[in-house]
Context: one part of a larger RNA
RNA sequence: CUGGGCGCGAAGCGCACGUAGGCGGAUCUAUCAGUCACGGGUGAGAUCCCAGGGCUCUCCCCUGGAACUGCCUUUGAUACUGUCGAUCUCGAGUAUGGAAGACGUGUGUGGAAUUCCGAGUGUGAAGGUGAGAUUCUCAUAGAUUCGUAGGAACACCACUGGCGAAAGCGGCUCUCUGGUCCCUUACUGUCGCUGAGAUGCGCAAACGUGUGGAGCGCACACGAUUUGAUACCCUGGGAUUCCACGCCGUAAACUAUGAAUGAUAUCCGUCUGCCAGUAUACUGUUUCGGUGGCGCAGCUAACGCAUUAAACAUUCCGCCCUGGGGGAGUACGGUCGCAGAUUUAAACUC
Numbered sequence: 001c002u003g004g005g006c007g008c009g010a011a012g013c014g015c016a017c018g019u020a021g022g023c024g025g026a027u028c029u030a031u032c033a034g035u036c037a038c039g040g041g042u043g044a045g046a047u048c049c050c051a052g053g054g055c056u057c058u059c060c061c062c063u064g065g066a067a068c069u070g071c072c073u074u075u076g077a078u079a080c081u082g083u084c085g086a087u088c089u090c091g092a093g094u095a096u097g098g099a100a101g102a103c104g105u106g107u108g109u110g111g112a113a114u115u116c117c118g119a120g121u122g123u124g125a126a127g128g129u130g131a132g133a134u135u136c137u138c139a140u141a142g143a144u145u146c147g148u149a150g151g152a153a154c155a156c157c158a159c160u161g162g163c164g165a166a167a168g169c170g171g172c173u174c175u176c177u178g179g180u181c182c183c184u185u186a187c188u189g190u191c192g193c194u195g196a197g198a199u200g201c202g203c204a205a206a207c208g209u210g211u212g213g214a215g216c217g218c219a220c221a222c223g224a225u226u227u228g229a230u231a232c233c234c235u236g237g238g239a240u241u242c243c244a245c246g247c248c249g250u251a252a253a254c255u256a257u258g259a260a261u262g263a264u265a266u267c268c269g270u271c272u273g274c275c276a277g278u279a280u281a282c283u284g285u286u287u288c289g290g291u292g293g294c295g296c297a298g299c300u301a302a303c304g305c306a307u308u309a310a311a312c313a314u315u316c317c318g319c320c321c322u323g324g325g326g327g328a329g330u331a332c333g334g335u336c337g338c339a340g341a342u343u344u345a346a347a348c349u350c
Base pairs, nucleotide, nucleotide: 003321004320005319006318007303012317014201015200016199021194022193023192025088026087027086028085030083031082033081034080035077036076037075039073040072041071042070049065050064051063052062053061054060091191092188093187094186095185097182098181099180104176106174108172109171110154115149117147118146119145120144121143126135162169163168207246208245209244210243215241220236221235223233258316259315260314261313262312267293268292269291270290271289273287275284276283277282278281298305299304324350325349326348333343334342335341336340
């Protein structure tokens, strides 16, 4: 290179955007670059292959042929691809009118609960556990009532519900704002798909600076348990968790399933629209777009997937296999970083 793969065996980048590149709708015209056909030139010799010959024979050598799958070129063909020009509307987009939503940003605000503090009532215990102890308490605790403060999170609604590219997003109000869907026409007329590198976003944890600090709580301390207990359990508890601005760039970042397009049985839910009926909140031969459960065909090693495909096809990207397990996602080097991340071997060994 070819070939085969990537849900679970090695293998889909965490997600997007987008440069180069690759691929790309319908009709007509032109061109003939790719493509195809005939002819011409060239393709040294040796080698390879075939036939014949020379050494007693193989090896070797000689002669002839074929071949050298290539390149250049005259002429021609024009379906396909490319290119030039024109037209179109199904892809894509724009506009009018509607719809739903925890999409995002910032501001303000609400109630329940925990804790602290203050005051009242009131007593001797309270906590905690398998059982206990450390702990707290006559300096008046725990219980109960009232009041203040502060921080964090938003019960019920609530969901095989919704929104978002993914990470993710749930009290309420306002502000600014992104995307999606539906209906009817009108407009633009291929403006599209994918996407190496690049760029941006990216749970938690960690890190830097500065606020904040109720609860929980790595570390740590104590009490237990135990042969021991550097644990599980208990009592405390600094960092963290929250906020602002930075940094990191990783997760079982999972649907372990890349993106896009077309077309392929049915049935049962559910969410947002539209349409048509009526009994005005229901119904459906409905219909568009999501989100779920079964199940044919087909696929699969099986499990299973099955119009949200792992089926049937096309385009583009990523990755795996030069052999397994370890060594090792390590070393060295490069890039970025404060820590670390990423890229990524070999010796050796079974």
This is a predicted structure of a 350-nucleotide part of an RNA (small-subunit ribosomal RNA, central domain) from Rhizobium sp.
The source organism's lineage runs through Bacteria, Pseudomonadati, Alphaproteobacteria, Hyphomicrobiales and Rhizobium.